The RNA shown here (c-di-GMP-I riboswitch aptamer) has 90 nucleotides and comes from a Gemmatimonadota bacterium. The coordinates come from a structure-prediction model, not an experiment, and the mean pLDDT is 86. It was read from a public genome assembly, where an Rfam model found it.
[in-house]
RNA sequence: UCUGUACAAGGGCAAACCCGGCGAAAGCCGGGGGCGCAAAGUUUCCGGUCUAACGGGCCCGACGGGUCCUACGAUAGCGGGAUUGCCGGA
Repeated sequence: UCUGUACAAGGGCAAACCCGGCGAAAGCCGGGGGCGCAAAGUUUCCGGUCUAACGGGCCCGACGGGUCCUACGAUAGCGGGAUUGCCGGA
């Protein structure tokens, strides 16, 4: 530098679900749990997806309600890029 041939060794992470907390929500954090993962380490740079509080449009018998749009929110366990790294092999 390339690579994952292995169900190897020593280890690591932790889906659904449950409990507690945060949040408008998506979702996140802690504990339990363990579906899976060789980058399921880190990073929203690109694309995708989810949510729509705030804001905006429209409607309604209207200090309010309904609906549509919108990311400045979220997802790195959706894909790509960037970056760091354990073990084995070449």